A computed fold for a 158-nucleotide RNA from a soil metagenome, annotated as c-di-AMP riboswitch aptamer (ydaO/yuaA leader).

This record gives sequence, C1' cells and structure tokens, in this order.
RNA sequence: AGCCGAAUCUCCGUCGUCCAGAUGGCGGGGAACGGGGGAACCAAUUCAGGGCCGGUAGUCGUUCGCCGGCCCAGGGGCGAAUCGCACGCCGUAGGGCGGCGUAGCGCGUUCUUUCUCGCGCGAGCCCGUCAGCUCACCCCGUAGGCGUCAGAAAGAAG
Repeated sequence: AGCCGAAUCUCCGUCGUCCAGAUGGCGGGGAACGGGGGAACCAAUUCAGGGCCGGUAGUCGUUCGCCGGCCCAGGGGCGAAUCGCACGCCGUAGGGCGGCGUAGCGCGUUCUUUCUCGCGCGAGCCCGUCAGCUCACCCCGUAGGCGUCAGAAAGAAG
C1' cells in the first nucleotide's frame, strides 16, 4: 500500500507504587454496517415426534399421565459453500476416506462496469421440536484468517 469477511469509527469510566506497557486490556454508551424474531394482506396445509435420566399423583408394584434435564429424526438459521458420479480404496452393509465435476463465490493494485485470459474456494458452525412473508416493536454480532500486482474498452477520480 492491499485481500476474504458485517466485523469499523468514536465517547465515558477503570487498570496500587517505581520502570516498561497506554497506538493497550477490561467494562459501559453512541454512530455505522450485518443478522435473527415479529401483524394485516398474501402464501402454506395437518396421521405423529423418538430415546435416556430424574421427580411427581395414584398403586402391592409396573405401564400410562404430568413436570424438569440431556441426546437425536423432522424442520430452521449464518455462509458463495449446493447438487451429482456408470471413478478409486476400506467395510458384510449402512457408510467412511479420497478423486472428478457442478449451482454459486473470490482474486489479478487508482476506482466502477463490460469482455478476454489465468489462478483459487465450492467449508464449517449453530438452534433444539420451533420460527413463511411481515409495519410497529424486540433481540443479537462487530470475529477470525491472509499475502496480491494479466490485458482491452468506456466512464470517473487524482
């Protein structure tokens, strides 16, 4: 001087003594950016959740009922990160690991758009039986990780 991403700016308070640290940590506000919940209208349409543990009413006792906690089908959220294979290996199988593609996404250095070319990603996590859209209103986040410099056209800035 830059990249992915919402993840930036600012104010107040506080952080014993000496040195260092203060361009900092912690806490609380504001702005800005991002996300979720949430009417009418519209849309949608319903067999029903399952397992484990504990408690409780009743009972000789158990099942059943009710309450609480944990886990998981179903469903949902953040995100570009979806979907497939007549591919390889492991496995009895479900499936797992890898590979090849793919919806979609990102980068190529003044900025925006378009075209060409090249390179990369195509993950992960969360909610916990529940949530369509959605005015008012309510709630939440402001992390983490990197290392780019190929051309052409139009416009803009300096």
Annotation: The coordinates come from a structure-prediction model, not an experiment, and the mean pLDDT is 78. The model forms 96% of the base pairs in the Rfam consensus.